[in-house]
Molecule: transfer RNA
Organism: Candidatus Cloacimonadota bacterium
RNA sequence: GCUGGUGUAGCUCAACGGUAGAGCAACGCAUUCGUAAUGCGUAGGUUGUCCGUUCAACUCGGAUCACCAGCUCCA
Numbered sequence: 001g002c003u004g005g006u007g008u009a010g011c012u013c014a015a016c017g018g019u020a021g022a023g024c025a026a027c028g029c030a031u032u033c034g035u036a037a038u039g040c041g042u043a044g045g046u047u048g049u050c051c052g053u054u055c056a057a058c059u060c061g062g063a064u065c066a067c068c069a070g071c072u073c074c075a
Base pairs, nucleotide, nucleotide: 001071002070003069004068005067006066007065010024011023012022013021018055026042027041028040029039030038048064049063050062051061052060
């Protein structure tokens, strides 16, 4: 340099172009003599960034950034 993949909550991951969610973690409450466990609840998001298409974009198109894998060139 080329090709492909990945990027969404603190972590791991979902989401036919039509309300952005789950588990774990955090916090609160219940339960317990107390803790753990368990149950209920609360909070947590610029969907990497920018532009475009669309009535509507995590989802489609383009550019770009980061990471991973493969290939290649030069010294």